[in-house]
Context: one part of a larger RNA
RNA sequence: AAGUAGCGUAAAUUCUGAUGAAAAGUCAGGACGCCGUAAACCUAAGGUUUCCUGGGGAAGGUAAAUCCGCCCAGGGUUAGUCGGUCCUAAGGCGAGGCCGAAAGGCGUAGUCGAUGGACAGCAGGUUAAUAUUCCUGCACCGCCGGAAGUGCGUUUGACCGAAGGGGUGACGCAGGAGGAUAGUCCGGGCCUGGUGAUGGUUCAGGUCCAAGCGUUUAGGCCGAGGGGUAGGCAAAUCCGCCCUUCAUUAAGGCUGAGGCGUGAUGGGGAAGGCAAUUGCGCUGAACUCGGGUGAUUCCACACUGACUAGAAAAUCCUCGUAGGGAGUACUUCAGGUGACCGUACCGCAAACCGACACUGGUAGGUGGGUAGAAGAUACCAAGGCGUUC
Numbered sequence: 001a002a003g004u005a006g007c008g009u010a011a012a013u014u015c016u017g018a019u020g021a022a023a024a025g026u027c028a029g030g031a032c033g034c035c036g037u038a039a040a041c042c043u044a045a046g047g048u049u050u051c052c053u054g055g056g057g058a059a060g061g062u063a064a065a066u067c068c069g070c071c072c073a074g075g076g077u078u079a080g081u082c083g084g085u086c087c088u089a090a091g092g093c094g095a096g097g098c099c100g101a102a103a104g105g106c107g108u109a110g111u112c113g114a115u116g117g118a119c120a121g122c123a124g125g126u127u128a129a130u131a132u133u134c135c136u137g138c139a140c141c142g143c144c145g146g147a148a149g150u151g152c153g154u155u156u157g158a159c160c161g162a163a164g165g166g167g168u169g170a171c172g173c174a175g176g177a178g179g180a181u182a183g184u185c186c187g188g189g190c191c192u193g194g195u196g197a198u199g200g201u202u203c204a205g206g207u208c209c210a211a212g213c214g215u216u217u218a219g220g221c222c223g224a225g226g227g228g229u230a231g232g233c234a235a236a237u238c239c240g241c242c243c244u245u246c247a248u249u250a251a252g253g254c255u256g257a258g259g260c261g262u263g264a265u266g267g268g269g270a271a272g273g274c275a276a277u278u279g280c281g282c283u284g285a286a287c288u289c290g291g292g293u294g295a296u297u298c299c300a301c302a303c304u305g306a307c308u309a310g311a312a313a314a315u316c317c318u319c320g321u322a323g324g325g326a327g328u329a330c331u332u333c334a335g336g337u338g339a340c341c342g343u344a345c346c347g348c349a350a351a352c353c354g355a356c357a358c359u360g361g362u363a364g365g366u367g368g369g370u371a372g373a374a375g376a377u378a379c380c381a382a383g384g385c386g387u388u389c
Base pairs, nucleotide, nucleotide: 013031014030015029016028017027018026032386033385034384035383040366041365042364046346047345050344051075052074053073054072055071056070060068061067080140081139082342083341084340086117087116091112092111093110097106098105099104121138122137123136124135125134141338142337143336144335146333147332148331149330150329151328152327159324160323164319165318166317167316173305174304175303178299179298180297183293184292185291186290187289188288189207190206191205192204193203208267209266212262213261214260215259216258219255220254221253222252223246224245225244226243227242228241229240231239232238268287272283273282274281307310352361353360368380369379370378371377
């Protein structure tokens, strides 16, 4: 220079009370304003205690601070079903092996590796802080042994049985049509409340509930039996292939959103009233009918179509090899059992990546109303904020 620039998006503050040494900034309440395909909610990565309670006031906080993602102490993350653990993709590593002077490179078997496959839990309540984890209610799955019933069987052998065979899993894109639900809107009835001396009119709000189990629908898919067999690296009753009979608007089987019943003599349920005042507890009704709209969600890549021809493995079903083998399979009922790891909190952000409480960046899901083609835009709901001079 200079007590100058600046104090980090122009969403915005203001009043009353409380605490306190001190209050524009903390807490409580009222008013006002802002976001509302977000500045709300869930969650992955990443962070790693920042979460909650009590206390503090040096430093950090672009000023103050009684406040804080700061400091101190204590507390907090509960699972058979959510995720991991199972399976494999690209890709990584890689016993032997090949190459190389070496360092090392490549790569078989194999082993890892989700962004995919498989897989049994929903509703409500509860904490200062966790909850599909605790509690209540109602479920489901695997394994273990038990009982009853039924079938088959004890050497002409039921049944078990592999990393093996087969099926399934199993898939892309475009197009049009249909069914349905979530959601939402309107009207009637009912309930509560406001206004009102009372009643009516009128106004505001509410009128709700899952998985599972039973049944069933719009729809979608599949021919069935017999015989033969040189193929499926061995076997096969399985699959394929060949022949044949019957059927082919049908029957049967599989699948299937949704509906109805049950679940529910349960749960939930607003305003108001009572209690309390850094408190948030008690009580608390109706709980139905009809219509409109309607998904980007579900049936479902289901159907139709074209060519560019659209993962793998496990699971599951079936076959039966080696081998075992006298009981075993299925159904029903009751019982026992289910280990280990993650679970707090932030998560378009003051907690992640940017040296910062930085106008930047950050995958996925939900995302209501009126107007609108719309997730544009404008105003609002729920919810959240007024961005630390």
Molecule: large-subunit ribosomal RNA, domain III
Organism: marine sediment metagenome